The part of an RNA shown here (small-subunit ribosomal RNA, central domain) has 524 nucleotides and comes from Hydra viridissima.

Context: one part of a larger RNA
RNA sequence: UUGCAGUUAAAAAGCUCGUAGUUGGAUUUCGGAGCGGGCCCGUCGGUCCACCGCAAGGUGAGCUACUGGCGGUCUGUUCUUCUUCGCAAAGACUGCAGGUGCACUUUGCUGUGUGUCUGUCGGAUUUGCGACGUUUACUUUGAAAAAAUUAGAGUGUUCAAAGCAGGCUUUCGCUUGAAUACAUGAGCAUGGAAUAAUGGAAUAGGACUUUGGUUCUAUUUUGUUGGUUUCUAGGACCGAAGUAAUGAUUAAGAGGGACAAUUGGGGGCAUCCGUAUUUCGUUGUCAGAGGUGAAAUUCUUGGAUUUACGAAAGACGAACAACUGCGAAAGCACUUGCCAAGAGUGUUUUCAUUAAUCAAGAACGAAAGUUAGAGGAUCGAAGACGAUCAGAUACCGUCCUAGUUCUAACCAUAAACGAUGUCGACUAGGGAUCAGCGGGCGUUAUUGUACGACCCCGUUGGCACCUUACGGGAAACCAAAGUUUUUGGAUUCCGGGGGAAGUAUGGUUGCAAAGCUGAAACUU
Numbered sequence: 001u002u003g004c005a006g007u008u009a010a011a012a013a014g015c016u017c018g019u020a021g022u023u024g025g026a027u028u029u030c031g032g033a034g035c036g037g038g039c040c041c042g043u044c045g046g047u048c049c050a051c052c053g054c055a056a057g058g059u060g061a062g063c064u065a066c067u068g069g070c071g072g073u074c075u076g077u078u079c080u081u082c083u084u085c086g087c088a089a090a091g092a093c094u095g096c097a098g099g100u101g102c103a104c105u106u107u108g109c110u111g112u113g114u115g116u117c118u119g120u121c122g123g124a125u126u127u128g129c130g131a132c133g134u135u136u137a138c139u140u141u142g143a144a145a146a147a148a149u150u151a152g153a154g155u156g157u158u159c160a161a162a163g164c165a166g167g168c169u170u171u172c173g174c175u176u177g178a179a180u181a182c183a184u185g186a187g188c189a190u191g192g193a194a195u196a197a198u199g200g201a202a203u204a205g206g207a208c209u210u211u212g213g214u215u216c217u218a219u220u221u222u223g224u225u226g227g228u229u230u231c232u233a234g235g236a237c238c239g240a241a242g243u244a245a246u247g248a249u250u251a252a253g254a255g256g257g258a259c260a261a262u263u264g265g266g267g268g269c270a271u272c273c274g275u276a277u278u279u280c281g282u283u284g285u286c287a288g289a290g291g292u293g294a295a296a297u298u299c300u301u302g303g304a305u306u307u308a309c310g311a312a313a314g315a316c317g318a319a320c321a322a323c324u325g326c327g328a329a330a331g332c333a334c335u336u337g338c339c340a341a342g343a344g345u346g347u348u349u350u351c352a353u354u355a356a357u358c359a360a361g362a363a364c365g366a367a368a369g370u371u372a373g374a375g376g377a378u379c380g381a382a383g384a385c386g387a388u389c390a391g392a393u394a395c396c397g398u399c400c401u402a403g404u405u406c407u408a409a410c411c412a413u414a415a416a417c418g419a420u421g422u423c424g425a426c427u428a429g430g431g432a433u434c435a436g437c438g439g440g441c442g443u444u445a446u447u448g449u450a451c452g453a454c455c456c457c458g459u460u461g462g463c464a465c466c467u468u469a470c471g472g473g474a475a476a477c478c479a480a481a482g483u484u485u486u487u488g489g490a491u492u493c494c495g496g497g498g499g500a501a502g503u504a505u506g507g508u509u510g511c512a513a514a515g516c517u518g519a520a521a522c523u524u
Base pairs, nucleotide, nucleotide: 004495006493007476008475012492014364016362017361021357022356023355026249031080032079033078034077035076036075037074038073039072041071042070043069044068045067046066047065048062049060050059051058052057084131085130086129087128088127089126090125093122095120096119097118098117099116100115101114102113103112104111135197136196137195138192139191141189142188150181151180154164155163166175167174168173207243208242209241210240211239212238213237214236216234217233218232254354255351256350257349259346260345262343263342267339268338269337270336273317274316277313278312279311280310281309282308284306288299289298325332326331369410370409371408372407373406374405379403383399384398385397386396421491422490423489425483426482428467429466430465433462434461435460436459437458438457439456440455442454443453444452471478472477497524498523499522506517507516508515509514
């Protein structure tokens, strides 16, 4: 590993990107023909049997017997479809020429047939040497791989665990064993060529066949020795011509890009509006107002609360608002403008494997908190009071600091939840809805189109829902949490009784608060 789990029992990193790693779509030799063999099956016959018929022949039944054709299936071999080239050796066989024996034949070594020997052309095939061949994984077979151990054969250690002995005989001797298997991985040799990689010809610097130059080397033969040059043979390099079916798989219900019309409360910057709250100014009236379960703290003839008219400030964006939308998540809602981005849809567009998931590493990341500014309307940790209470350091009430808002920087955590990783395939019925696209009787405004808005059908992609269970689950429940003992699609992270403990210590990040990593003793 085969072969565990991860919604709720322990457990999926908050989210996205991303290198190493791991994994990765289809496609190229399938077929056909000849000769055989086996098997039964199917079908049509023949011999055989019965009947008819003088005969030729016809009809019917049977696979119990023998046998033929066609088809099917399994299998062997050959060809299509060449295990390269050179040298050396051997060489079945065929053709030709010559010598010779025999038989027949001819006027005649004339001719035919057959046997044998020699030479020569071709030559399947075999062996050795040299040159050069895409490379592996996988698998078959073999050699090799200590013994003891293990499995296992033989054998009466008296049995057995053991041991490798032993057995027979007239005691002269004779004779049998001490097997075999397994033996991962690595290495060697060998057959196979499915599966999985890898390579080749695209600026042809490609293949093959001729041919021409340049250059190097020098074995033989020219009577011998030496020199030069050629021929010839073998390297290397540079051209030319010819031959060829000359050489580019397809376009993934994989992916990327371009284009088109859209779409969204996605993001950034600016702009604009709205009421409320608080404060302030002016104003009318008047004795209470606030607040509560009831009160009190508090404000109030210096006119509170309340009414009306304004002003300012900083927040916030009601109703519309939904089992609706967008965004990687966190998150996002007044109007308008600008800026860049995204998704889905459409496409007889383009590239052609470019992909999936991801240690390291990186971006973003609610609220609270930290630093420095701005701003401080509301609310409001801490704090102070008033109540309540046995007590109240709380719940209720009055005030109020930090904060809450904005800018610039940190921090990196949440029940960051769907408590459910990402990508791919399949398995079931339904009606809504959002965004495109295609099609269609009709309705609506106008005088009549057109674009719209409704209505119907289909289709692709979303957020969800309903009903069922062929399925799963401990159940709750789940179209995924299914396709799992009938267990293997790819890949990442993570858990192993409860506590001690997310503690101590070390490391690292941070201004700090803290974050990340992260035990043990002991206890049960």
Its Rfam family is "Eukaryotic small subunit ribosomal RNA". The family has 90 seed sequences and 75,755 matches in Rfam 15.1. Clan: SSU clan.
RNAcentral holds the full RNA, with entries from SILVA.
NCBI's taxonomy places the organism under Eukaryota, Opisthokonta, Cnidaria, Aplanulata, Hydra.